Notes: A computed fold for a 254-nucleotide part of an RNA from a metagenome, annotated as large-subunit ribosomal RNA, domain VI. Rfam family: Bacterial large subunit ribosomal RNA. Its family is annotated with structural constituent of ribosome and ribosome in the Gene Ontology. Its mean pLDDT, the model's own confidence on a scale to 100, is 86.
Context: one part of a larger RNA
RNA sequence: UGCAGGACGAUUGCAGGGAGCUCUCCUUAGUACGAGAGGAUUAGGAGGGACAGACCUCUGGUGUUCCGGUUGUUGCACUAGCAGCAGUGCCGGGUAGCUAUGUCUGGAACGGAUAAGCGCUGAAAGCAUCUAAGCGCGAAGCCAUCCCUAAAACUGGUCGUCCCCAUUAGGGUCCUAGAAGACUACUAGGUUGGUAGGCCGGGCGUGUAAGUGUGUCGACACAUGUAGCGAACCGGUACUAAUAGCCCGAUUGG
Numbered sequence: 001u002g003c004a005g006g007a008c009g010a011u012u013g014c015a016g017g018g019a020g021c022u023c024u025c026c027u028u029a030g031u032a033c034g035a036g037a038g039g040a041u042u043a044g045g046a047g048g049g050a051c052a053g054a055c056c057u058c059u060g061g062u063g064u065u066c067c068g069g070u071u072g073u074u075g076c077a078c079u080a081g082c083a084g085c086a087g088u089g090c091c092g093g094g095u096a097g098c099u100a101u102g103u104c105u106g107g108a109a110c111g112g113a114u115a116a117g118c119g120c121u122g123a124a125a126g127c128a129u130c131u132a133a134g135c136g137c138g139a140a141g142c143c144a145u146c147c148c149u150a151a152a153a154c155u156g157g158u159c160g161u162c163c164c165c166a167u168u169a170g171g172g173u174c175c176u177a178g179a180a181g182a183c184u185a186c187u188a189g190g191u192u193g194g195u196a197g198g199c200c201g202g203g204c205g206u207g208u209a210a211g212u213g214u215g216u217c218g219a220c221a222c223a224u225g226u227a228g229c230g231a232a233c234c235g236g237u238a239c240u241a242a243u244a245g246c247c248c249g250a251u252u253g254g
Stems, first nucleotide, its partner, number of pairs: 005163007015149004021049007033038001051106005059100004066093005071086006111143002117137004170248004174190005195241003198237005204230003211224005
C1' cells in the first nucleotide's frame, strides 16, 4: 500500500512445512511344523536405543548483583570493626533466570487409492487364462489422519460487536515495565491504577553478625541467638513514578 466506509476482537483453511525410525524380552508355546536338530505365523504385554519437541518439580551446571571463610597490603589516628586493590585476590556454598547429562511427551490407531504380488468372474481361442469388458485383496511408500505456519488464497474468505457527520469508535505520541526484545515490533499497565521501584510479610540462601558477658597466660571457645545479612522468587500495600496534553482517525459506501 492492498483487501472500496472506519475500527476492535474472534475465526475457516487454498496451500506450504514438520513428523514418519528401530531393537530386545515375556506370554501365546517348546505349541503349529519337523525323523531329529531346531522352531514359528498370529495375538497380547513389558522394557530400551537413537532422534525430536517442551519444561526446570527432581539430579546437577552456571549464577563477577547473595552469604560466609581466608592471605598480603593500603586507608579509616590506634584497639576492635570495616572498606579499597591483588584475575570475582583466593576458597566454600548458593536464589531467580538460562540450561543437560535432568524431567515429561511424541512416532500410533482408523481410513482412501495403489506397487510388486495374490485372486473372482471371463471371452478373444466351445478348453484354459487375474484381463481384453467388469470386480476384489494387497506396503515402512502415496493421499488424508497428528503438529506448525497460514486470507498477500487478486475466487483477496467468514463471524460478532461498535462508530453516525461529529472528529466519533478506535489508534498513536509520551510514560511505568516485561518470562517480549539488536532497533523496531509484541505483551501488561498508565490514578476508575498493583505496571515498576520502595516498604511490609513470606519463601529461599548463607550459617550463628556486631556489641557485651563468662572461661583461658593466650590463640580461642561458649552464652546472648537457628543469630545477623541478603539478588532476580511469592503475596500484599498507592509511599514514589506512570501527570497534563497533543496528533491521527469515514468523502466513488449506507